[in-house]
Context: one part of a larger RNA
């Protein structure tokens, strides 16, 4: 060096299982409820099956009887018309008087009360023949009893209704959740055209105004100083200085004195029909606009005026509604409806708006995907952490530097907590212990030295040094830590927080169960508690032992 045999498992991000954790999908399922929408059951009502009487209430009609009081006036005048008479008689009325109105007699009405009848409706109650139940019979469309127009059943409607069903339950996001945000305007970021992002830095809007619009004419604020009764820092008045600091309905920016700022007069262009041409722009939208026609306002006129100093003050389509129309009108006429024009109804605010209409739980879970995205480990970084260095105030009786070292500054390391999300989600098994280690030195012990505020003993601090060593118990799953007893010493780290195809499985992290708390609930909790399957026959590399050539 080659080839075996027997072993060990550190590696082949070993094998197995298209990761169960996490996220995503306008995926699924199960469960919950004061999510939405349905619905079974149930309740109630109407109606059909469903008939007969009585009483009562009420309405209408018919009929009979009664009823009507201000004051004045014989006096209890409900009215209207006729009326000088009526009656057997007595008498009444007329006349007169009072009063808005006059009486007898005839006719017709009104108010209120009441009797009777009919019809309608409601309620109560009785009946029996439908209908229901039981018995006797046993095929006769039987019979006796009880219930009874109720129940039951059909149809329609209202209510209730997780009992059941179908669904919904947003996105952005330095993982997801929680929080925040979602449309529009102004400034900045924005790198001197325009444009330009972030969960960058600041604010504002979801209107207001019939004048705060148009036009003609006129005017100039604010502040400082000084002066002047009440009067003061500040009210009104005057002077000087300054010059836009004022004002602009509201945020900010940009404008504005020829004023766009402040007044007064007259007014409605805050018009109708258009529109050359531009800006902006994926689309849809958005913005500016000379000029023409009509009919106007103001102005002597020239002219200006199609809202407001400008930029926010908003919502597509469908559907429905209002008004108008020289459109249409299913044989024709007229409607309905449709169509055209104008307008109205959306915190459709998740603001390019999925529906008229919608919340949750899943550790009982499932599927499709993702290392496009989290938890472990690695990587990058090093704020944090550990170590060192610079400066040297101060402490050290004196003296910065024996020793300690503030305020600051600079490095290194890659053991902490983080940040990032780069390999791995068709799987890189996760804390601690056991076993077995191997490396580093920033050295705990043992060795050698410099300085010392080193007398000695014992120390302090620094330099060299990694050969070897660095304990046993109690508690806890613990690493850690505390305690006990030792020791020369009981150093710190790396190795996938070394090591589960080596072991364990106490913890964490499935399914069962309970407590506390939260939740209406299903359920949930870096809260607690009891319980809970650790698979793999070694092909290669590696290592150990051994044999042959």
């Nucleotide at each position: 060096c080659c080839c075996g045999c027997a072993g060990c498992u550190a590696g082949a991000c070993g094998a197995a299982a298209a990761g169960a954790c996490c996220c995503c999908g306008u995926g699924a399922a199960g469960c919950u409820u004061u999510a939405c929408u349905a619905u079974a059951c149930c309740c109630u009502g109407a109606u059909a099956u469903u008939g007969a009487g009585u009483u009562u209430a009420u309405a209408u009609u018919a009929u009979g009887a009664a009823u009507g009081u201000a004051u004045a006036g014989a006096a209890u005048a409900a009215g209207u018309g006729g009326g000088a008479g009526c009656u057997a008689a007595g008498g009444c009325a007329a006349c007169a008087a009072u009063g808005u109105a006059a009486u007898a007699c005839c006719a017709c009405u009104c108010u209120u009360u009441u009797g009777u009848a009919a019809u309608g409706u409601g309620a109560a109650u009785u009946c029996u023949a439908a209908c229901c139940c039981c018995g006797c019979a046993a095929u006769a469309u039987g019979u006796g009893g009880g219930g009874g127009a109720a129940a039951g059943u059909g149809u329609c409607a209202g209510g209730c209704g997780g009992g059941u069903a179908g669904u919904u339950u947003a996105a952005c996001u330095g993982g997801g959740g929680c929080g925040g945000u979602u449309g529009a305007c102004u400034c900045u970021a924005a790198a001197a055209c325009a444009g330009u992002a972030a969960c960058g830095g600041a604010g504002u809007c979801g209107u207001a105004c019939a004048a705060a619009g148009g036009u003609a004419u006129c005017c100039u604020a604010g502040c400082u100083u000084c002066g002047u009764u009440u009067g003061g820092a500040a009210a009104u008045c005057g002077a000087a200085g300054u010059g836009a600091u004022a004002g602009u309905g509201c945020a900010a920016a940009c404008g504005c004195a020829u004023a766009a700022g402040g007044a007064u007069g007259c007014u409605u262009a805050a018009c109708u029909g258009c529109a050359a041409g531009a800006c902006c722009u994926a689309c849809a939208a958005g913005u500016c606009g000379a000029g023409c026609a009509g009919g106007g306002a103001c102005g002597a006129a020239a002219g200006u005026c199609g809202g407001u100093g400008u930029u926010a003050g908003u919502g597509a389509u469908c559907c429905g509604g209002u008004c108008c129309g020289c459109u249409u009108g299913a044989a024709u006429g007229a409607c309905a409806g449709a169509c055209g024009g104008a307008c109205c109804g959306c915190u459709c605010a998740a603001c390019g708006g999925a529906u008229a209409a919608a919340a949750g739980c899943u550790a009982c879970u499932c599927c499709g995907g993702g290392g496009a995205u989290a938890a472990c480990a690695g990587g990058c970084u090093c704020g944090u952490c550990u170590u060192c260095c610079c400066c040297a105030a101060u402490a050290g009786u004196u003296c910065a530097c024996a020793u300690a070292g503030a305020c600051g500054g600079g490095a290194a390391g890659g053991u902490u907590c983080g940040g990032c999300a780069c390999c791995u989600c068709g799987a890189u098994g996760u804390c601690g212990g056991c076993u077995c280690a191997u490396c580093c030195u920033a050295u705990c012990c043992u060795g050698g030295g410099a300085c010392u505020g080193a007398a000695g003993c014992a120390g302090g601090c620094c330099c060299c040094a990694a050969g070897g060593g660095u304990u046993u118990g109690g508690c806890u799953g613990u690493u850690c830590g505390c305690c006990a007893a030792u020791u020369a010493a009981a150093a710190g780290g790396g190795u996938a927080c070394g090591c589960g195809a080596g072991c364990u499985g106490g913890g964490u992290u499935c399914a069962g169960a309970a407590c506390g708390u939260c939740g209406u609930g299903a359920g949930a909790c870096a809260g607690u508690u009891c319980g809970g399957u650790c698979u793999u026959a070694a092909u290669c590399u590696g290592c150990u032992g051994u044999g042959g050539g």

The part of an RNA shown here (large-subunit ribosomal RNA, domain V) has 549 nucleotides and comes from a bioreactor sludge metagenome. Its Rfam family is "Bacterial large subunit ribosomal RNA". The prediction has a mean pLDDT of 83.